[in-house]
Context: one part of a larger RNA
RNA sequence: AGCGAACGGAGGAUGCCUAGGCUUUAGGAGGCGAAGAAGGACGUGGUAAGCUGCGAAAAGGUUCGGGGAUUGGCAAACGCGAAUAGAUCCGAACAUGUCCGAAUGGGAGAACCUGUAGCAUUGAAGGUGCUACACGUAUUUUAGGAUACGGGCCAACUCAGGGAACUGAAACAUCUUAGUACCUGAAGGAAGAGAAAGAAACAUCGAUUGUCAGAGUAGUGGCGAGCGAAAUGGCAAGAGCCUAAACCGAUAUUGUUGAGGCAAUGUCGGGGUUGAAGGGGUCACGACGAGUGGAAAGUGGCAGAACGGGAAGGGUCUGGAAAGGCCCAUCGAAGAGGGUGAAAAUCCCGUACCGGAAAAGCGAGAAGAAGCGAGUGACAACCUAAGUAGGGCGGGACACGAGGAAUCCUGUCUGAAUCUGCGGGGACCAUCCCGCAAGGCUAAAUACUACCUAAAGACCGAUAGUGGACCAGUACCGUGAGGGAAAGGUGAAAAGUACCGUGAAUAACGGGGUGAAAGAGAACCUGAAACCGUUCGUUU
Numbered sequence: 001a002g003c004g005a006a007c008g009g010a011g012g013a014u015g016c017c018u019a020g021g022c023u024u025u026a027g028g029a030g031g032c033g034a035a036g037a038a039g040g041a042c043g044u045g046g047u048a049a050g051c052u053g054c055g056a057a058a059a060g061g062u063u064c065g066g067g068g069a070u071u072g073g074c075a076a077a078c079g080c081g082a083a084u085a086g087a088u089c090c091g092a093a094c095a096u097g098u099c100c101g102a103a104u105g106g107g108a109g110a111a112c113c114u115g116u117a118g119c120a121u122u123g124a125a126g127g128u129g130c131u132a133c134a135c136g137u138a139u140u141u142u143a144g145g146a147u148a149c150g151g152g153c154c155a156a157c158u159c160a161g162g163g164a165a166c167u168g169a170a171a172c173a174u175c176u177u178a179g180u181a182c183c184u185g186a187a188g189g190a191a192g193a194g195a196a197a198g199a200a201a202c203a204u205c206g207a208u209u210g211u212c213a214g215a216g217u218a219g220u221g222g223c224g225a226g227c228g229a230a231a232u233g234g235c236a237a238g239a240g241c242c243u244a245a246a247c248c249g250a251u252a253u254u255g256u257u258g259a260g261g262c263a264a265u266g267u268c269g270g271g272g273u274u275g276a277a278g279g280g281g282u283c284a285c286g287a288c289g290a291g292u293g294g295a296a297a298g299u300g301g302c303a304g305a306a307c308g309g310g311a312a313g314g315g316u317c318u319g320g321a322a323a324g325g326c327c328c329a330u331c332g333a334a335g336a337g338g339g340u341g342a343a344a345a346u347c348c349c350g351u352a353c354c355g356g357a358a359a360a361g362c363g364a365g366a367a368g369a370a371g372c373g374a375g376u377g378a379c380a381a382c383c384u385a386a387g388u389a390g391g392g393c394g395g396g397a398c399a400c401g402a403g404g405a406a407u408c409c410u411g412u413c414u415g416a417a418u419c420u421g422c423g424g425g426g427a428c429c430a431u432c433c434c435g436c437a438a439g440g441c442u443a444a445a446u447a448c449u450a451c452c453u454a455a456a457g458a459c460c461g462a463u464a465g466u467g468g469a470c471c472a473g474u475a476c477c478g479u480g481a482g483g484g485a486a487a488g489g490u491g492a493a494a495a496g497u498a499c500c501g502u503g504a505a506u507a508a509c510g511g512g513g514u515g516a517a518a519g520a521g522a523a524c525c526u527g528a529a530a531c532c533g534u535u536c537g538u539u540u
Base pairs, nucleotide, nucleotide: 001539002538003537004536005535006534007533008532009531015525016489017488020460021459022457023456024455025454026453027452028451029449030448031153032152039100040099041098042055043054044053046078050074051073061094062093063092064091065090066089070082071081072080105114106113107112115133116132117131118130119129120128121127135150136149137148138147139146140145157188158186159185160184161183162182168175172222198205199204209236210235211234212233213232219227220226240441241440242439243385247270248269249268250267251266252265253264254263255262256261275419277384278383279382281379282378283377284376285375291372292371301362302361307355308354309353313328314327315326316325317324329346330345331335337349338348339347390414391413392412393411394410395409396408397407400426421436422435423434424433425432476483477482496524499511500510501509502508
C1' cells in the first nucleotide's frame, strides 16, 4: 500500500409523518370605488427588531347579542395590570380611520411641498387647527350658479373595434395556423341572440339559446394541405311585448289673413302595432270582458351568525403510558372524523337529531285593486319605418377561396315601389308556396370562478405537491422589463441536564441528574451510499 472483517466519523438517502398543495362536487357570492377603492408609506405595545392586528380614539373605542374563567396576538422572560359588578374571546351593527394612491385646491422625483376664502385660537404679524375649492358629461328660469353621474381596481367568462407570425402544405405565393395570440373599448352576473320580409316543399312547422344525432355527410378546396354546414328528429328551457305613421286634441314659435281664423314646424297627450293583412276614417249593429297584470308588501314564509342541548364502560394483564389482550356490559336518528403517553361508538372535541334574537339575504301562493285588454258588417282608399330596398365598382361575412353564387354587411357612385304593394324560396324566368325589411325591449335553459362555506379523492407526501408546508414572489441576480431559490420532524410531557470535575474558555468533554429511551441533548425521529479513519486478519 491492496483486500477483508469489526467498530467509528462524515453525510442525509430511505421509512414513517403532515402543518401545505393539487383536482373535483354541491351551495353561496358574482363585485369594490369621490361616503375616497385595490395597493401601499409611516406610525401604533411598559420594554418591541420582524410578522400579525390596528390608525393620533392606533394589538384598539361604543352598543347589542353569545359565552362563563381565565387573560394582556405570534412569544418566552421581566415589570405592571384586567376579570363572576362577567373580562379575554366569538357574532352583528356603529365610531375612529395619518399620508400616498383614480387622487380631485395648485405643484411634485408617490407617501412630500405650497395656496385662496371663511371660521377658531381675545386683536396685529407669524404659527396652528377645521371646512370648502379638480376635470368631463347631462339636466336645470338666472348659468362665472346649482344638482346628478362619471373617472380607478378586479381571476375567468361575454360582446364589439383592430389584428399577426412561427407553423402545415414535407419548398412556397392562394390557402393554413386564425379571426387564434395580442392591443383597445363596453358591460353583466351572466353576456350575446330573440318573437319571422324565417325554415321548408306540394306535407308542414311556428321567437331565441344550449345539447345529442344528422355527419366528418352535403359541400368547399393550388379539388393540395385542409376547411366543413343545414334541414330534420330527440332532449333542456319556455314568454311574450312596446313604439313610428294615419286620425283626434293641447301647446309654443313662425307665416298669413277678409281679424272669425288658416297653414307650417316643434313638443306633449290620446289613438295604434299587423300578413287568413292590420290599423285609421265614415255609416250601421253591438256595449260584452276571455285573459293579462301583480298594489297590498318587501307581508306570510324560507333561510340564517356567534352559540346551546346532544346517548352509552367497567375490571384485569402486559407496558413508561392502554385506546391493545382477556372478562363482563351499554348506547345507537349518534359505528363520520379528529384528539388523548400504542389501536377508544360508550375519555375529550365532535357526529345523528333538535334549538338559536336583531340585522343583512331570498321572497311567494290563494284571492285580487289600478292599469292593459280579443267586437261584427258595409263604403271609401288615409296610414303601415327612404337616401331605405335594390343596382354598379371595391372589399368583407356566410362551411361556400368569384365561382353558375343566391343570402348578409358596406367604402364609393347611384337609387325604387307603397297593398292592384314589397321581400324570399342558392344565377335567372314563369307558376306555386312562405313571409312583411328599412324602430325598440325581453326571463329561463348556456359560459366562467379571483372569492366564501361544506364535502370528496384507485391525487402528492418535502428533489414530490403550488415557485412558495418554513416570515416567498422573500433572499439573491439584472440599469430595466424581468428572472427567482434553498430551507419541515427532540420528547408523551421541557421533565431542555441542578451540582461536581478537566479545560484559557460562554468551546468541548467526563461524572451526575431527567426520561421508556440521551446511541432522543436542541448541528436533536429513522440514519443507506459515496468519502475519511481506528483495530485486527491477510498478501507482497
The part of an RNA shown here (large-subunit ribosomal RNA, domain I) has 540 nucleotides and comes from a Bacteroidales bacterium.
Its mean pLDDT, the model's own confidence on a scale to 100, is 81.